This is a predicted structure of a 333-nucleotide part of an RNA (large-subunit ribosomal RNA, domain IV) from a Saprospiraceae bacterium. Rfam family: Bacterial large subunit ribosomal RNA.
Context: one part of a larger RNA
RNA sequence: UCGUGGCUAAGGAACUAGGCAAAUUUGUCCCGUAACUUCGGAAUAAGGGACCCCUCUACUUGUAGAGGGCGCAGUGAAAAGGCCCAGGCGACUGUUUAGCAAAAACACAGGACUCUGCUAACUCGUAAGACGAUGUAUAGGGUCUGACACCUGCCCGGUGCUGGAAGGUUAAGGAAGGCUGUUAUUCACUUCGGUGGAGAAGCAGUUGACUGAAGCCCCAGUAAACGGCGGCCGUAACUAUAACGGUCCUAAGGUAGCGAAAUUCCUUGUCGGGUAAGUUCCGACCUGCACGAAUGGUGUAACGAUCUGGGCACUGUCUCGGCCACGAGCUCG
Numbered sequence: 001u002c003g004u005g006g007c008u009a010a011g012g013a014a015c016u017a018g019g020c021a022a023a024u025u026u027g028u029c030c031c032g033u034a035a036c037u038u039c040g041g042a043a044u045a046a047g048g049g050a051c052c053c054c055u056c057u058a059c060u061u062g063u064a065g066a067g068g069g070c071g072c073a074g075u076g077a078a079a080a081g082g083c084c085c086a087g088g089c090g091a092c093u094g095u096u097u098a099g100c101a102a103a104a105a106c107a108c109a110g111g112a113c114u115c116u117g118c119u120a121a122c123u124c125g126u127a128a129g130a131c132g133a134u135g136u137a138u139a140g141g142g143u144c145u146g147a148c149a150c151c152u153g154c155c156c157g158g159u160g161c162u163g164g165a166a167g168g169u170u171a172a173g174g175a176a177g178g179c180u181g182u183u184a185u186u187c188a189c190u191u192c193g194g195u196g197g198a199g200a201a202g203c204a205g206u207u208g209a210c211u212g213a214a215g216c217c218c219c220a221g222u223a224a225a226c227g228g229c230g231g232c233c234g235u236a237a238c239u240a241u242a243a244c245g246g247u248c249c250u251a252a253g254g255u256a257g258c259g260a261a262a263u264u265c266c267u268u269g270u271c272g273g274g275u276a277a278g279u280u281c282c283g284a285c286c287u288g289c290a291c292g293a294a295u296g297g298u299g300u301a302a303c304g305a306u307c308u309g310g311g312c313a314c315u316g317u318c319u320c321g322g323c324c325a326c327g328a329g330c331u332c333g
Base pairs, nucleotide, nucleotide: 001328002327003326004325005324006323007322008321010319011318014317019314027051028050029049030048031047036041038147052069053068054067055066056065057064058063059062070074082312083311084310085309086308087307088306089304090303094106095105110145111144112143113142114141115140116139123130124129148299149298150297151296153229154228155227158226159225160222161221162220163219164218167217168216169215173211174210177207178206179205180204181203182202185198186197187196188195189194230248231247232246233245234244257291258288269285270284271283272282273281
């Protein structure tokens, strides 16, 4: 000097990003126990008192009552919740990044949509086959949401999905016809050797009106499908504001509820509370840069090694240090 453990006057969070760490509390019995609440809880809430030894009495081995005794101290050592208030998030128990993250992330019961009629859909496999399931729509698969309470508004123009079939477009294939090659035949000319022209059928090549399904175009439906949910101007007998009016655009212009929020840039918004003093916190306001309804909205008892703010108790966290024990280091050997 470091580590571990212990004590510490007065103060008691002044420390610090933050009470991190430590301290307080702790058992059993008795008394007592609030808001809130889903009536189960909250709750060991909180907050108090007792606890040892001896004698006697009562009754059921222990408890109750009476009297007495000792110590600083009686759950005499050890072991054994600190508590309260308010808010965010997630209902809860659970799960997770084996080895930097345990959470507000995942899951969850519950809710909804959708597919699937059984040789089911889906999935694996080239296939056979398997799973689903020795199940059968109160079943099985997929997707979203996430207890419970109150609710879940408007838009189908775009994209997707479902349904429709009149018309348009349209593949392979089919195909009337056309054109070309070949030449049985035939015509003209001829130096009689040939040369030039036309050309049926067949075969072959090429072109091709017309025909031709789904799909797409088209017509509807569908948002707990993907998603979306305006601007400008004027107006009331102070001012301000605008219930009201005008106009442009849109598929429709954000409803209820909430709101400087895990979302607010300006911003330490403004007002109130708490403090002597509060960029955090709580309650309001609404000017929502850029909340908003199962990408769920708003509440919510209980729960949480969760996050945030405050208080009581307690303390070497600190003012501000000191001392002791043990171990290591260091010096000598």